[in-house]
RNA sequence: GAAGGUGUAGCUCAGCUGGUCAGAGUACCUGCUUGACAUGCAGGGGGUCGAUGGUUCAAGUCCAUUCAUCUUCACCA
Numbered sequence: 001g002a003a004g005g006u007g008u009a010g011c012u013c014a015g016c017u018g019g020u021c022a023g024a025g026u027a028c029c030u031g032c033u034u035g036a037c038a039u040g041c042a043g044g045g046g047g048u049c050g051a052u053g054g055u056u057c058a059a060g061u062c063c064a065u066u067c068a069u070c071u072u073c074a075c076c077a
Stems, first nucleotide, its partner, number of pairs: 001073007010026004019057001028044005050066005
């Protein structure tokens, strides 16, 4: 330099053919339970989906650019 993959909650991930309020597990907080801790049970907080722009009545999803990261290929000594 070329091609491709990934980016969504603190962490690991799902999200179909563009449309229902952005979700699950785990972690965290509160309460119950216990002599206490753990486990268990119930409830709660936490996001504008890597960034910017565009298409559309409507974008996590489509398009362009860009950033980070990974893989392969090429180049160089």
Record summary
Transfer RNA from a Clostridiales bacterium, 77 nucleotides, folded computationally. It matches the Rfam family "tRNA". Rfam describes the family as follows. Transfer RNA (tRNA) molecules are approximately 80 nucleotides in length. Its family is annotated with triplet codon-amino acid adaptor activity in the Gene Ontology. The sequence is in RNAcentral, with records from ENA.